Source information: Predicted 3D model of a 1501-nucleotide RNA (small-subunit ribosomal RNA) from Capra hircus. The prediction has a mean pLDDT of 84. Taxonomically the source falls in Capra (Eukaryota, Craniata, Dipnotetrapodomorpha, Bovidae). Rfam family: Bacterial small subunit ribosomal RNA.

[in-house]
RNA sequence: AGAGUUUGAUUCUGGCUCAGGACGAACGCUGGCGGCGUGCUUAACACAUGCAAGUCGAACGGGGUAUAACCUUCGGGUUAUGCCUAGUGGCGAACGGGUGAGUAACGCGUGAGCAACCUGCCUCUAAGAGGGGGACAACAGCUGGAAACGGCUGCUAAUACCGCAUAAGACCACAGCACCGCAUGGUGCAGGGGUAAAAGGAUACGUCCACUUAGAGAUGGGCUCGCGUACCAUUAGCUAGUUGGCGGGGUAAAUGCCCACCAAGGCUCCGAUGGUUAGCCGACCUGAGAGGGUGAUCGGCCACACUGGAACUGAGACACGGUCCAGACUCCUACGGGAGGCAGCAGUGGGGAAUAUUGGGCAAUGGAGGAAACUCUGACCCAGCAACGCCGCGUGAAGGAAGAAGGUCCUCGGAUUGUAAACUUCUGUUAUAGGGGAAAAAAGAAUGAUGGUACCCUAUGAGCAAGCCACGGCUAACUAUGUGCCAGCAGCCGCGGUAAUACAUAGGUGGCAAGCGUUGUCCGGAAUAACUGGGCGUAAAGAGAGCGUAGGCGGUUGAUCAAGUUGAUUGUGAAAGCCCGUGGCUCAACCACGGAAUUGCAGUCAAAACUGGUUAACUAGAGUUCGGAAGAGGAAGGCGGAAUUCCUAGUGUAGCGGUGGAAUGCGUAGAUAUUAGGAGGAACACCAGAGGCGAAGGCGGCCUUCUGGGACGAAACUGACGCUGAGGCUCGAAAGUAUGGGGAGCAAACAGGAUUAGAUACCCUGGUAGUCCAUACCGUAAACGAUGGAUACUAAACGCUGGAAGUAUCGACUCUUACAGUGUUGAAGCAAACGCGAUAAGUAUCCCGCCUGAGUAGUACGAUCGCAAGGUUGAAACUCAAAGAAAUUGACGGGGACCCGCACAAGCAGCGGAGCAUGUGGUUUAAUUCGAGGAUACGCGAAGAACCUUACCAAGGCUUGACAUUUAAUGCAUAUCUUAGAGAUAAGAGAAAUCCUAGCAAUAGGACAUUAGGACAGAUGGUGCAUGGUCGUCGUCAGCUCGUGUCGUGAGAUGUUGGGUUAAGUCCCUCAACGAGCGCAACCCUUGUCAAUAGUUGCCAGCACGUAAAGGUGGGAACUCUAUUGAGACUGCCGUGGAUAACACGGAGGAAGGUGGGGAUGAAGUCAGAUCAUCAUGCCUCUUACGCCUUGGGCUACACACGUGCUACAAUGGUCGUAACAAAGAGAAGCGAAGUAGCAAUAUGGAGCAAACCUCAAAAAAACGAUCUCAGUUCAGAUUGUGGGCUGCAACCCGCCCGCAUGAAGAUGGAGUUGCUAGUAAUCGCGAAUCAGAAUGUCGCGGUGAAUGCGUUCUCGGGUCUUGUACACACCGCCCGUCACGCCAUGGGAGUUGGGAGUACCCAAAGUCGGUGAGCUAACCGCAAGGAGGCAGCCGCCUAAGGUAAGAUCAAUGACUGGGGUGAAGUCGUAACAAGGUAGCCGUAUCGGAAGGUGCGGCUG
Repeated sequence: AGAGUUUGAUUCUGGCUCAGGACGAACGCUGGCGGCGUGCUUAACACAUGCAAGUCGAACGGGGUAUAACCUUCGGGUUAUGCCUAGUGGCGAACGGGUGAGUAACGCGUGAGCAACCUGCCUCUAAGAGGGGGACAACAGCUGGAAACGGCUGCUAAUACCGCAUAAGACCACAGCACCGCAUGGUGCAGGGGUAAAAGGAUACGUCCACUUAGAGAUGGGCUCGCGUACCAUUAGCUAGUUGGCGGGGUAAAUGCCCACCAAGGCUCCGAUGGUUAGCCGACCUGAGAGGGUGAUCGGCCACACUGGAACUGAGACACGGUCCAGACUCCUACGGGAGGCAGCAGUGGGGAAUAUUGGGCAAUGGAGGAAACUCUGACCCAGCAACGCCGCGUGAAGGAAGAAGGUCCUCGGAUUGUAAACUUCUGUUAUAGGGGAAAAAAGAAUGAUGGUACCCUAUGAGCAAGCCACGGCUAACUAUGUGCCAGCAGCCGCGGUAAUACAUAGGUGGCAAGCGUUGUCCGGAAUAACUGGGCGUAAAGAGAGCGUAGGCGGUUGAUCAAGUUGAUUGUGAAAGCCCGUGGCUCAACCACGGAAUUGCAGUCAAAACUGGUUAACUAGAGUUCGGAAGAGGAAGGCGGAAUUCCUAGUGUAGCGGUGGAAUGCGUAGAUAUUAGGAGGAACACCAGAGGCGAAGGCGGCCUUCUGGGACGAAACUGACGCUGAGGCUCGAAAGUAUGGGGAGCAAACAGGAUUAGAUACCCUGGUAGUCCAUACCGUAAACGAUGGAUACUAAACGCUGGAAGUAUCGACUCUUACAGUGUUGAAGCAAACGCGAUAAGUAUCCCGCCUGAGUAGUACGAUCGCAAGGUUGAAACUCAAAGAAAUUGACGGGGACCCGCACAAGCAGCGGAGCAUGUGGUUUAAUUCGAGGAUACGCGAAGAACCUUACCAAGGCUUGACAUUUAAUGCAUAUCUUAGAGAUAAGAGAAAUCCUAGCAAUAGGACAUUAGGACAGAUGGUGCAUGGUCGUCGUCAGCUCGUGUCGUGAGAUGUUGGGUUAAGUCCCUCAACGAGCGCAACCCUUGUCAAUAGUUGCCAGCACGUAAAGGUGGGAACUCUAUUGAGACUGCCGUGGAUAACACGGAGGAAGGUGGGGAUGAAGUCAGAUCAUCAUGCCUCUUACGCCUUGGGCUACACACGUGCUACAAUGGUCGUAACAAAGAGAAGCGAAGUAGCAAUAUGGAGCAAACCUCAAAAAAACGAUCUCAGUUCAGAUUGUGGGCUGCAACCCGCCCGCAUGAAGAUGGAGUUGCUAGUAAUCGCGAAUCAGAAUGUCGCGGUGAAUGCGUUCUCGGGUCUUGUACACACCGCCCGUCACGCCAUGGGAGUUGGGAGUACCCAAAGUCGGUGAGCUAACCGCAAGGAGGCAGCCGCCUAAGGUAAGAUCAAUGACUGGGGUGAAGUCGUAACAAGGUAGCCGUAUCGGAAGGUGCGGCUG
């Protein structure tokens, strides 16, 4: 410090997610030791048991007991000294300890104040303690009660209680002086008057402790104030003791704290009131910081103590282990009544994911009491439990390669685990045992729970001690096996559908380590709420516009103040913590000391630049005045012409109208058309412009009246009067609402006609609201420049509008300058890009509004406005990992431009109809083997299924196998024959005995064959979506790319575009490109012309011989031909056009002319195209079978359907006869001549030929002649019968051919569709491969030999450029809404239930206060009576709990219901994205199953 994730890729916006740190944690797996810490976050739920606050006999009386002495009536008593003790009394119990329920508050934090206060114990100072009195517990007796607990009578002490005396500088009232202060007032001094104290105990007799009053201090508290302190405005108004005053009461003390009276105030958008949540802080976690989160342990404060209320005592409480009352709960009970409060320490139950021992000790520290000893202390110190956290240590160290075994992988070679182990030599942390043994104890002694612990020494002995997670990317670390969209994983992206580095397991590796992972929470990363530090044209985001209140901000100069600001200084900012330094535990954690820091608050002094306040001025901002011009600015009234419609009349006749085409409609009752006249409403052509005006909405005939604003010019006046603007107010298109008018045209709804699968639409004919006017509402629009307002600054260029000045002119034009407005281009700059660019989206300042992922949703609820429609404000649950912006490359478009192709058109011949052949589907079958499926399957694999082939079926057999390698043995075998069998096979007989190499030989090795055995063979079994290779297709289309450079943030672009041209990215020119590669073309083959060479098997002109004929012979090398080498064609030449180019057109010459014809040749890529059945091959599967052998069958089936062909339907023909002319091939298990036989197929024959020699071999159509005469025929030949032939072990299933006989459909073929542009189509025959035999197929060959092409509008396909895009699996794309079904959350809902808060009223405990007090009453007064004082009782105010009532509010639930989200491959349509097939969208109204349609106005996205 960043990374992953939207896309085909890119940049941006934007969310989600991850890597880090932390924790009072929990869970999973694992677990050796020690130190230091930490440990109910949930039920402030309920609690058994024990302990947690007592102490003092030196306050007091009594009781008990021990010892001693004395007395004794021997029962005991007295005294002394100890000890124990219930009670009275004192102090403490208000601390310490716990918890965080409540509390949004002066509760807390911080800083001040109290001239408005208190303070036991402690310290200091001053003074004092004289003299009396009366009780009550204990105790005794009686007595009630189950108990708890009492009652009555009587006795008694005190440091308990009460008078009296004395007394001040205390307090009270009166009154004075001095000084001081922020008001009331305070301090000091003096005066007389009043009130009002005390307690003793111990003693060593020195005193000590205690007591009283007063003052001071210290400590601790109380009260007040400034500032700070969570969320919600869908909480906006709250308040009657409320705010203040006067007078009282009350308190330690100010105060409505309380009361009476008076006044009507007080709080609040700087957020009152209400609701929700929460103890606050030092600090802790995180972060670079600013911040954000938290408030365990430790420390400070607060609050609480079963719930609620209340007071008493006291220095202090409204009191955790006190009291009273009420309530709930639990327990005891004799049913009458009582007892209790663990949020103290342990512990129990419960709750929960989850949190410990009913331990030891007061040794230390601290606390209470005591004179002290001492007692008490679950505070505390320790121990126990828990890896809960932090820190430290260990689980061994060194050597050790045969790189052991085993495991894993493997290309079988090896690699890895791995110096790891074994083994050798050591060490002793830990462990175990033994011995010693602390500090902590405080300067004398004594005192240690921890603890025989830490620590030290010795011995034993590598012995007792390693796991967890991960390994697709982020993110360090990879292989095998299993699984097969299953099981599972997952933080995000995403893995898994048979080769998963992503699941599971194993090996290995990486990380951390007594831990490791997971989960949860917080901060970080997140600049993702932006103070530091973000944005708003199109991504979310500028309010529709203005006026203006509060507020915020504000021009120039001087003076002054010092609030902000700055500096210095003072106080405070507790300790602990963090940080730095030093030190102590062996180190560290931990602890100690010192420093720094604590950024804050407050005071004092100073400064005066800036901001601010005050004051004096100024004129540049702003405003006023004057002048002449511009304008659809607004309101009202009047006027005008054109057009539509209607009415009347005339002319006139059959149509009009409307559309893509029609129809509805109108018209013979006279329309449309036309002429004239009239009525009425609405809108204002031309001018008119990217022109003007207005704040926006918006504004358009002309005239008049009234009226707002702006610009320019002048420079007189005011003197900052300004800018913005939360709330507020006003205006605000269209639609819509209300009332009343008006209504020509247009036109939602509606009706009809069309279109259509449907058509609630688009189109047509009609047509009502409405559109118009007046008045009143509504308040929204794509109200847009999707761009808030103001001010200043920052290059230019070119327009338009307005006024002004200058120049020029006689004048109008023209030109120039500065200003205001409105446009276009553009520099810098900005921007993700597009773009903006003085009218900023630039550079700055000020103010306002708004945004923070998408959907849910501008929805629900609430509030508010509205007559309504509806508007404004405006969520959440839940779902997703995206949603989005701009630009790029493609693809696509019922977008555009250009071009090409037998693509269409123009033609010729077909197919589709018939019969047959053949392939396919389907069906059938035991099997009808398998593959191929739009184009790119279907006479395809198959260049040839009777057996074989053969992969299929049935049956019979074999199991190391039909075939390969290896080991061992043997030379048995084998050939051949016999028997059985359908055969495979089985049984038997069985000749000769082999070949190669080395060697004289023996022999050895190999070949061949048999047997045995294991490794293994074998598979046309699966996967062409694991593959290689090969092939098809786009397409012989002209394209596809690269290097360098340049442009762009980038994907990419440029080049390759553009202008021409071409068959062509072919070439030329231009150009930020310059070059290059694969394609194109050429090079290759063939054909067309010529030449040279060669001359047999081919040829024969001339010469000679010769035949019935014949290159038959001699010979020739001319010709044809053969087959080798060359030539030739290059737009080379001429002309025209073109740009002087490329090139095109025409011409000449030429055998051939513009790539001459044909072929081979197929770029990058596309289709997961085809093929695992040609072959090869990974993996999977079978292994007495999915392998192998055999016989027979099947692949040849047959109601049908389709493709491809053949033959025809006839006279351009059939039949018969005569008789011509090819090319290219093939041939030895072959082609097979002549001859002979047969009607023929063929047979026989065997010449010749491994071929320019011989053979196949006859070419056919054509030509000539004859016949048929339009007929299902002398056409056509299917089918069938029969007789033959050929091949072959074998023609039954199931071959071909021949003869004779038979003689079907068919008379030119519907919709539709195919091929072909010249030696082509059409037509005619010939050959070959395969092959024993078996072509109408396939591949070749030649013969005869046409027609048409205007042209590119349309169909199909393709190419280039451009445009739009919401597509990228790329239009066979994407995608919207209803409906149906499942699930989820949510709104409404007659209601129902519950909670918290409040209001009113009723009742009212305990208790304070007040009143009363006839009853009771020790201290004082009084001789007494009685009094003073007090108490009970009663009454009143207040009041907890309780009750009643009406609401508000929150939550749960609810038949039914609304929409929403999400789900597998459901239903209906096709709304949107391309001109999305009617451009889309916004507002509004209306209609419709639904998307949606239509009207009106608006926008361009």

The RNAcentral record of the sequence draws on SILVA.